[in-house]
Record summary
The part of an RNA shown here (small-subunit ribosomal RNA, 5' domain) has 501 nucleotides and comes from an uncultured bacterium.
Context: one part of a larger RNA
């Protein structure tokens, strides 16, 4: 000097921040991911017309369960696990991948069988299903068409360390698509390729905690063939061959740890540390699996064990807060089951919109850095009261009382913006801020006084009570213990304790 701090005392306001450091324990409730009706049939609602009605034909900024798209792999949260190409740099990928978005070039012809919703029939306590019959698409399968693209066989070129992979040619198979709005213009979607941005996977030289009281590890192990498998290299993964490979430059093995831009200290060198913010990783009861998808082996998707908790008609069923809030429980110790989608951003959507515990803001708490306040002046014969006295007197102290001023703050009481870029639209919030009005009124406390270290007296105690960071104090005159009055230090804080330099 520094803390996400914690205790004990005390506490008057305001900005800006931070707040479960332990139990990655256990989770009641309520929310944290939806959106499209301009893909699609139906329903349901409102209304036109026709009709006596049943009805039937339309229209709708309406509303919808279900098929369909896109999103849900982003954004929040935790650091259990990892000593590892995980991070951090600095390179490579002639070994890839890429939804939406940009920019280019080409196309959308033509056909078919389904299906959920619905109906009726069943099976179950529920959860949840089973047949059956009926329909529709930008859902799903065939053919065409091939600008292109693949993939094979010929074949030119050019870079290279190294071409099956680059850039052409020429034959051959293979191989796309959906529509919606709108009177229309045209826009919004769809196919194929070719580029691009961002964004991602892998290799890769360095860099980076403790034990040698760990010394020898190692069988997919270390190379090679051929194969499988991936978006792509490659023992990643099989076959087979060979016997290798790493190790005092510290393998292997045990321990702790999430790593980094940072922070704290320090002249700096180093030494700690990695909570909030940003960038990477890892995980989402516990372990293991794949599916879907441009992207996941997927926290609020699926499946299997399990271990735990609910329901239950005992047949079977559900569930996962390390998301915001909130509860128990650990514990010295960490907040509100709040308000808004006004602002910024994010999904859907042609749009209005619609959702958003990201995010904006409030609540709580001196946790922490800043600021402000707790009154100025004037006032001595120096009151009165307390200590102290050598009893004269000294001091608290101009301190007070008194006077005279002031209104930050405070209390009413008006007025009121800005954040919203362009009419409206603000949760915060009638908030900042302004204006008048009142009355010194609402506001100091804490440790410390033998040295180190700034601040002494009295009296209580008498090696007791006690005190102490460390030298030590304390056994009848204790400046060191208790208690006063004085002083001294800080100050809405003041002391201890823990940590680190």
């Nucleotide at each position: 000097g520094a803390u996400g701090a914690a205790c004990g005392c005390u506490g008057g306001c305001g900005g800006c921040g931070u707040g479960c450091c332990u139990a990655a324990u256990a989770c009641a409730u309520g929310u944290a991911a939806g959106u499209c009706g301009a893909a699609c049939g139906g329903g349901u609602g409102a209304u036109u017309u026709a009709g006596c009605a049943a009805u039937a034909a339309g229209u709708c900024u309406a509303c919808u369960a279900g098929u369909g798209g896109c999103g849900a792999a982003c954004g929040g949260g935790u650091g259990c696990g990892u000593a590892a190409c995980g991070c951090g740099u600095g390179g490579g990928u002639g070994a890839c991948c890429u939804g939406c978005c940009c920019c280019g070039a080409a196309g959308c012809g033509g056909g078919g069988g389904a299906u959920a919703c619905c109906a009726g029939c069943u099976c179950g306590a529920a959860a949840g299903g089973g047949c059956u019959g009926c329909u529709a698409a930008u859902a799903c399968c065939g053919c065409a068409u091939g600008u292109g693209g693949u993939u094979a066989u010929c074949u030119g070129g050019g870079u290279u360390a190294g071409a099956g992979g680059c850039c052409g040619g020429a034959u051959a198979a293979c191989u796309a698509a959906a529509g919606g709005a709108g009177u229309a213009a045209u826009c919004c979607a769809c196919u194929u390729c070719g580029g691009g941005a961002g964004g991602g996977a892998c290799c890769u030289g360095c860099g980076a905690c403790c034990c040698a009281u760990c010394a020898g590890c190692u069988g997919g192990u270390u190379g090679g063939u051929a194969g499988g498998g991936u978006a792509a290299c490659g023992g990643c993964c099989u076959a087979c061959c060979a016997a290798g490979g790493c190790g005092a430059c510290g393998a292997c093995g045990g321990g702790u740890a999430g790593g980094g831009g940072g922070c704290c200290u320090g002249a700096g060198a180093g030494g700690g540390u990695g909570g909030c913010c940003c960038c990477c990783c890892a995980c989402a009861c516990u372990g293991g699996c794949a599916c879907u998808g441009a992207a996941a082996c997927a926290c609020g998707g699926g499946c299997c064990a399990g271990a735990c908790a609910c329901c239950u008609a005992c047949g079977g069923g559900u569930g996962g807060c390390a998301g915001c809030a909130g509860u128990a429980g650990g514990g010295a110790a960490u907040a509100u089951u709040g308000c808004a989608c006004a602002a910024u951003g994010g999904g859907c959507g042609c749009a209005a919109g619609c959702c958003u515990g990201a995010u904006g803001c409030a609540g709580c708490a001196a946790c922490g850095c800043c600021g402000c306040g707790u009154g100025c002046g004037c006032g001595a014969c120096g009151a009165a009261g307390g200590c102290c006295u050598u009893c004269g007197g000294g001091u608290c102290g101009u301190a007070a009382a008194g006077c005279g001023c002031u209104u930050u703050u405070c209390g009413g009481g008006g007025a009121g913006a800005g954040g919203a870029g362009g009419a409206a639209g603000g949760a915060c919030c009638g908030u900042a801020u302004c204006c008048c009005c009142g009355g010194a009124a609402u506001a100091a406390g804490u440790c410390u006084c033998g040295g180190c270290u700034a601040a002494c007296u009295a009296c209580g105690u008498g090696c007791c009570a006690g005190c102490a960071g460390c030298c030590g104090c304390g056994g009848u005159a204790a400046a060191a213990c208790g208690u006063a009055u004085g002083a001294g230090g800080c100050a809405a804080g003041c002391g201890u304790u823990a940590u680190c330099c």
Overview:
Its mean pLDDT, the model's own confidence on a scale to 100, is 87.